This is a predicted structure of a 73-nucleotide RNA (transfer RNA) from Candidatus Iainarchaeum sp. Its mean pLDDT, the model's own confidence on a scale to 100, is 80. Its Rfam family is "tRNA". The family's RNA type in Rfam is transfer RNA. The same sequence occurs in records of 2 taxa. The RNAcentral record of the sequence draws on ENA and Rfam.
[in-house]
RNA sequence: GGACCCGUAGCCUAGCGGAUAGGGCACUUCCCUCCUAAGGAAGGGGUCGUGGGUUCGAUUCCCACCGGGUCCG
Numbered sequence: 001g002g003a004c005c006c007g008u009a010g011c012c013u014a015g016c017g018g019a020u021a022g023g024g025c026a027c028u029u030c031c032c033u034c035c036u037a038a039g040g041a042a043g044g045g046g047u048c049g050u051g052g053g054u055u056c057g058a059u060u061c062c063c064a065c066c067g068g069g070u071c072c073g
Base pairs, nucleotide, nucleotide: 001072002071003070004069005068006067007066010025011024012023013022018056027043028042029041030040031039049065050064051063052062053061
């Protein structure tokens, strides 16, 4: 330098055009317990990497850029 893949909450991950973006762990409160842990219930937290474009509508499609990875030279 070229090709391909990935970038979603503190961490991991699903969703791949249609509405409130789902789950696990973590976190907060409560129950339980002598206390802790475990277990149970409820709850908060997301500019879906950034900027443009297409569309009635974009996390999802297109372009550029940024970051990470793999391969080739």